[in-house]
This is a predicted structure of an 84-nucleotide RNA (transfer RNA) from Candidatus Uhrbacteria bacterium GW2011_GWE2_46_68. Rfam family: tRNA. By type it is a transfer RNA.

RNA sequence: GCCGGGAUGGCGGAAUUGGUAUACGCGUUGGACUCAAAAUCCAAUGAUGGCAACGUCGUGAGGGUUCGACUCCCUCUCCCGGCA
Numbered sequence: 001g002c003c004g005g006g007a008u009g010g011c012g013g014a015a016u017u018g019g020u021a022u023a024c025g026c027g028u029u030g031g032a033c034u035c036a037a038a039a040u041c042c043a044a045u046g047a048u049g050g051c052a053a054c055g056u057c058g059u060g061a062g063g064g065u066u067c068g069a070c071u072c073c074c075u076c077u078c079c080c081g082g083c084a
Stems, first nucleotide, its partner, number of pairs: 001083007010026003019067001027045006046057004060076005
């Protein structure tokens, strides 16, 4: 230099004819149970504003296409593998 794969919550990791972003697990917080704890069970858990209802933003970064983009196109950054 060329080719391929990847980057999504606090962590791991799903989400394809483009149509509710974060299913599921872990962790955390609250509760139940216990003399107490562990295990187990129940609930909540992206960020931000708000008393709340609700609003706004958010898939590595910046653009583009589209009514609509994690998903398609372009450029760039970083990581992994291959070729030279």